[in-house]
Context: one part of a larger RNA
RNA sequence: GCCGGCGACUUAUAGUUAGUGGCAGGUUAAGGUAGAGAAUACUGGAGCCACAGUGAAAGCGAGCUUUAAUAGAGCGUGUGUCACUAGUUAUAGACCCGAACCCGGAUGAUCUAACCAUGGCCAGGAUGAAGCUUAGGUGAUACUAAGUGGAGGUCCGAACCGACUAAUGUUGCAAAAUUAGCGGAUGAGUUGUGGUUAGGGGUGAAAUGCCAAUCGAAAGCGGAGCUAGCUGGUUCUCCCCGAAAUGCAUUUAGGUGCAGCGGUUAAUGUUUUAGCGUUGGGGUAAAGCACUGUUUCGGUGCGGGCCGGUAACUCGGUACCAAAUCGAGGCAAACUCUGAAUACAGCGUGUAUAGUUAACCAGUAAGACUACGAGGGAUAAGCUUCAUAGUCAAGAGGGAAACAGCCCAGACCACCAGCUAAGGCCCCUAAAUAAUUACUAAGUGGUAAAGGUGGUGAAAAGGCUUAGACAACCAGGAGGUUUGCUUAGAAGCAGCAAUCCUUUAAAAAGUGCGUAAUAGCUUACUGGUCUAGCAGUUUUGCGCCGAAAAUUAACGGGUCUAAGUAAUUUGCCGAAGCUGUGGGAAAUAUUAUUUAUAUUUCGGUAGGGGAGCGUUCCAUUGUAGAAAGAAGUAUUAGCGAAAGCGGAUAUGGACGAAAUGGAAGUGAGAAUGUCGGA
Numbered sequence: 001g002c003c004g005g006c007g008a009c010u011u012a013u014a015g016u017u018a019g020u021g022g023c024a025g026g027u028u029a030a031g032g033u034a035g036a037g038a039a040u041a042c043u044g045g046a047g048c049c050a051c052a053g054u055g056a057a058a059g060c061g062a063g064c065u066u067u068a069a070u071a072g073a074g075c076g077u078g079u080g081u082c083a084c085u086a087g088u089u090a091u092a093g094a095c096c097c098g099a100a101c102c103c104g105g106a107u108g109a110u111c112u113a114a115c116c117a118u119g120g121c122c123a124g125g126a127u128g129a130a131g132c133u134u135a136g137g138u139g140a141u142a143c144u145a146a147g148u149g150g151a152g153g154u155c156c157g158a159a160c161c162g163a164c165u166a167a168u169g170u171u172g173c174a175a176a177a178u179u180a181g182c183g184g185a186u187g188a189g190u191u192g193u194g195g196u197u198a199g200g201g202g203u204g205a206a207a208u209g210c211c212a213a214u215c216g217a218a219a220g221c222g223g224a225g226c227u228a229g230c231u232g233g234u235u236c237u238c239c240c241c242g243a244a245a246u247g248c249a250u251u252u253a254g255g256u257g258c259a260g261c262g263g264u265u266a267a268u269g270u271u272u273u274a275g276c277g278u279u280g281g282g283g284u285a286a287a288g289c290a291c292u293g294u295u296u297c298g299g300u301g302c303g304g305g306c307c308g309g310u311a312a313c314u315c316g317g318u319a320c321c322a323a324a325u326c327g328a329g330g331c332a333a334a335c336u337c338u339g340a341a342u343a344c345a346g347c348g349u350g351u352a353u354a355g356u357u358a359a360c361c362a363g364u365a366a367g368a369c370u371a372c373g374a375g376g377g378a379u380a381a382g383c384u385u386c387a388u389a390g391u392c393a394a395g396a397g398g399g400a401a402a403c404a405g406c407c408c409a410g411a412c413c414a415c416c417a418g419c420u421a422a423g424g425c426c427c428c429u430a431a432a433u434a435a436u437u438a439c440u441a442a443g444u445g446g447u448a449a450a451g452g453u454g455g456u457g458a459a460a461a462g463g464c465u466u467a468g469a470c471a472a473c474c475a476g477g478a479g480g481u482u483u484g485c486u487u488a489g490a491a492g493c494a495g496c497a498a499u500c501c502u503u504u505a506a507a508a509a510g511u512g513c514g515u516a517a518u519a520g521c522u523u524a525c526u527g528g529u530c531u532a533g534c535a536g537u538u539u540u541g542c543g544c545c546g547a548a549a550a551u552u553a554a555c556g557g558g559u560c561u562a563a564g565u566a567a568u569u570u571g572c573c574g575a576a577g578c579u580g581u582g583g584g585a586a587a588u589a590u591u592a593u594u595u596a597u598a599u600u601u602c603g604g605u606a607g608g609g610g611a612g613c614g615u616u617c618c619a620u621u622g623u624a625g626a627a628a629g630a631a632g633u634a635u636u637a638g639c640g641a642a643a644g645c646g647g648a649u650a651u652g653g654a655c656g657a658a659a660u661g662g663a664a665g666u667g668a669g670a671a672u673g674u675c676g677g678a
Base pairs, nucleotide, nucleotide: 002677003676004675005674006673011092012091013090014089015088016087017086018085019084020083021082022081023080025049026048027047031043032042033041034040053060054059063075064074065073066072095233096232098230102223103222104221107218113197114196115195116194117193118192119191120190121189122187124156125155126154127152131148132147133146134145135144136143160184161183162182164181165180166179167178168177199215201211202210203209208217236612237611238610239609240608241607246259247258248257249256250255260364261363262361263360264359265358266357267356268355275349276348277347278346279345280344286338287336288335292332293331294330296328297327298326299325300324303321304320305318306317307316308315309314367392368391369390370389371388373386374385375384376383397408398407399406412583413582414581415580417579418578419577423573424572425571426558427557428556432570434569435568436567437566438565439564445560451545452544453543455542456541457540458539459538460537463534464533472529473528474527475526476525478502479501480500483497484496485495508523512521513520584602585601586600587599588598589597590596613667615664616663617662618661619660620659625655632651633650634649635648636647638645639644
């Protein structure tokens, strides 16, 4: 893990609501009598509710209170009660399992810590303190040497005690071991036996260590089913409706209260919703600069700075700064001379997709993404906080290869029928290898920017052009003059200034290269040859480069030059949508109930409501049935919308229904559930 048992909303009392029943005022409680009696019947009216309210109260009373009030206002002015059943609330363990803790008095020092009493144990070897003896030595000591001696938390090293390293072991040999090394080993040593110290405590050469495999407070029993705003689990079926993840408050933020949103039962009876019509106010988007601010340029220029002049008053200049004002041009959530669409509100219409009120029962108060409007952030985030809408949540089906939140569309059931939506129609793969006109050559399509692009298509307005354009080729491209200045030089071509005139078909006081400066080459410009378009600008379609990552891995694949892109057209496919046929359930309307017909509805988590199935036991009843085979078990027809019912066959070998009521230890797949099993 699997299989089979067991396993969780109970019971009592009180309140409250609904339903059913009795009575119309209702009802007995304890107790008593009868009784075999905790049954049952009869008593028992104490008490409770109701029958009148109101006021703080005295009190008054169909009224009372407030008040100066005969005003106004508040609360009142006919009916219930007792049971049973169901829901819910309160108090109790209160749906079940689950703490860590806290407290009480009892038990533990046979483990271990320390201590007390009394005993035991420590192979062998090494070192060689004091003292002593002898010798030397001294006046005598001192001192020196040899010997003797046998000290020590001394040395080496077994037993013994310990536990530094590594490996093995890790369902072990072992809930701490084994192997190989290792430390102490006459000492603060080690050990036997007996004893002492006890949990808010002891003991501790002190590690929060140890106190019986348990120690930041032992273990057993009890308080105790502690408590758990927390986690997990919570068992048969069908039918109807169907949420929320928001606001406010909270020692509150994963809890709870009230409201919001759901259900049930009544009441109300168009009050209401979508839509439509109409009438409104607004200050958003946009726009604007009239205000408030901000901002660029220009004109005028207060004032200031700077410069100059004057003996001083003060005057002049200014390519500086600059108020104010004028012109032009911008910006704004906290600007508005303006000003939408929507939205919102009033009125009318609108019988459906209603609304409102009351009582009772909830759940929810962690939301997610997408689109649009905003704040935060970096106009980052599958980010975060709001607003509006949608979907998911609680929604299946088709599409998006796969894909809660995207697109289409809301599943009562059945069908080997039809039509469509999104999306598709070469093959995988249902349907066009459809049609027309273009574009693309990049496999672009089938990822991405600034920027680049004489890739190619389309469009527009001008310009040049048979009086010959554009390109190419042939020829010319001159004179004053080497313009003036500058310069060593400056001659078209270092630089500065000027940039004329003449001859011409045309030719710059020179476009570039070049020289030290000249020279030389070339261009503008002109003629000829040739011949029909040429050059540029703007807009735009589709491409190209920009383009480096770890699987081939960024068309779903094959593949495709259309099976790509743009536009147009006609078909077809395509869903649980719609239709068709048959069936079921509910509501409403009509008909005379049933029935029939018509219309509408029937996705669903939390949750509310309704109707049922089955299990055990009790009553009728151990009755009907049962060895011509009960219960149980296995297999399998048939029936029912489901829980289920039920026939047959085999097994089994003695019990045992159905129906109508009643009562519950009443339904398992989940709880690291619990017991058993293979």
Molecule: large-subunit ribosomal RNA, domain II
Organism: Alteromonas sp.